[in-house]
RNA sequence: GCGGGUGUAGCCGAAUUGGUACAGGCGCACGGCUUAGGACCGUGUGGGGGCAACCCCGUGGAGGUUCGAGUCCUCCCACCCGCA
Numbered sequence: 001g002c003g004g005g006u007g008u009a010g011c012c013g014a015a016u017u018g019g020u021a022c023a024g025g026c027g028c029a030c031g032g033c034u035u036a037g038g039a040c041c042g043u044g045u046g047g048g049g050g051c052a053a054c055c056c057c058g059u060g061g062a063g064g065u066u067c068g069a070g071u072c073c074u075c076c077c078a079c080c081c082g083c084a
Base pairs, nucleotide, nucleotide: 001083002082003081004080005079006078007077010026011025012024019067027045028044029043030042031041032040046057047056048055049054060076061075062074063073064072
């Protein structure tokens, strides 16, 4: 230099044909159990606002298409694989 792939929560990761973004696991917080801890069980866990019901924002970055984009198109960034 050329070709291909990946990027979603603190970490891993699901999301069908473009149609409710984050299911599930780990971790963490609080509680239960225990003499205490581990294991196990329950509840909660992206950000902001609100007493609450709810509302707004968020899928590596910037644009585009569309009624609607994590998903399709363009450029860029990071990482991985292959070729030279």
Molecule: transfer RNA
Organism: Parcubacteria group bacterium Gr01-1014_38